[in-house]
RNA sequence: UUUAGAAAAUGGCAAACCUACCGAAAGUUAGGGACGCAAAGCCACAGGUCUAAAGGUCCGAGUGACUAUGACGGCUGGGUUACCGAG
Numbered sequence: 001u002u003u004a005g006a007a008a009a010u011g012g013c014a015a016a017c018c019u020a021c022c023g024a025a026a027g028u029u030a031g032g033g034a035c036g037c038a039a040a041g042c043c044a045c046a047g048g049u050c051u052a053a054a055g056g057u058c059c060g061a062g063u064g065a066c067u068a069u070g071a072c073g074g075c076u077g078g079g080u081u082a083c084c085g086a087g
Base pairs, nucleotide, nucleotide: 002087003086005084012037013036017032018031019030020029022027035074041080042079043078045077046076047075048072049071050070055067056066057065058064059062
């Protein structure tokens, strides 16, 4: 430098659920908690998914439909940085 993460080590993250804050909601944050994770570090760039209060569009005119500018990186791809030892 490169390939992959089968063995070892040091550490890391933290699903569901519970409590509290924020939010219309999706969801976020903090604490507890561990199902899992070798990038479950970072970036909403492409696709996907969730939500629809406000705003917008529509008509069947209401507990209506659609819409992301709101979210999800622990859905997939992409970009970028990185620990450990092994070949």